[in-house]
Molecule: THF (Tetrahydrofolate) riboswitch aptamer
RNA sequence: GGUAGAGAAAGUGCCGGCGCGUUAAGUGUCCCAGGCAAGGAUAAUACCUGGGAACGAAAAGCCCACGGCUUGCGGUGCCCGCACUGAAUCCGCUGCU
Numbered sequence: 001g002g003u004a005g006a007g008a009a010a011g012u013g014c015c016g017g018c019g020c021g022u023u024a025a026g027u028g029u030c031c032c033a034g035g036c037a038a039g040g041a042u043a044a045u046a047c048c049u050g051g052g053a054a055c056g057a058a059a060a061g062c063c064c065a066c067g068g069c070u071u072g073c074g075g076u077g078c079c080c081g082c083a084c085u086g087a088a089u090c091c092g093c094u095g096c097u
Stems, first nucleotide, its partner, number of pairs: 001097005010085005016079004020074003029053007039091004059071005
C1' cells in the first nucleotide's frame, strides 16, 4: 500500500418480576422545539426528551365497602435475562497479504 473484519447509541420479540391506568393517563398518529453516538472527527436515518393538536378504550366479581382485594382489559411504564436487528466517510484498531 491492498483486502477483509470487529466495535455504539438504540430498537424489536420472548420469559420473569414490580408498577400505572380503567374517574383514561399511557400507547399509537400529526406538528413544533431540543438532545444523544464505535477509540477520535464530521454527519444522516432511526431513536430519545419536552410542548401542542386531533382521534380514542372493557370491564366483571367479591369483601369487614366513601376503601380495598381478585380476575380481566390497555398496540400501558420500568427492571433482570435470552435471542435478533443495529451508522456513512476519514483516521485509529485487528486478521491476511